[in-house]
RNA sequence: GAAGAAGCUUUCUAGGGUUCCGUGGCAUUAUAAUGUCAGACUGGUCCGAGAGGAAGCGCACAGCAAGCUGUGUACACGGAAGGAUAAAAGCCUGGGAGUA
Numbered sequence: 001g002a003a004g005a006a007g008c009u010u011u012c013u014a015g016g017g018u019u020c021c022g023u024g025g026c027a028u029u030a031u032a033a034u035g036u037c038a039g040a041c042u043g044g045u046c047c048g049a050g051a052g053g054a055a056g057c058g059c060a061c062a063g064c065a066a067g068c069u070g071u072g073u074a075c076a077c078g079g080a081a082g083g084a085u086a087a088a089a090g091c092c093u094g095g096g097a098g099u100a
Base pairs, nucleotide, nucleotide: 007057008056009055010054011053012052015047016046020044021043022041023038024037025036026035027034028033058073059072060071061070062069063068064067075095077098081093082092083091
C1' cells in the first nucleotide's frame, strides 16, 4: 500500500420527534360536535442502535447414533456537515473523516 473478514432477521430498550389518536388553550351558543393552536403536552400509534439486551437462523470446528449434539461467533474511542420520513434521533451516510 492492497485485498478479505468481523453475517442476517425478529423483538425489546436507551433515545426521537409530532402525521394520526388522546390531552390542554381559544373560538363557534353548550356538557355535544367542528375548527384552530400547543411536543420546554405525561401518554397511545410511529421511527429506533456497528460500537445496547434477548431469541431464532446462518457460518466455523469437533463428536458421532450420519443428521443430530456440543462449543464458538472476538474487539470496537469517534466530530462536523448532510439525507429520508409529518418531523426528528445512538436511523442512513458510518466499523465514515479522524483518534489510540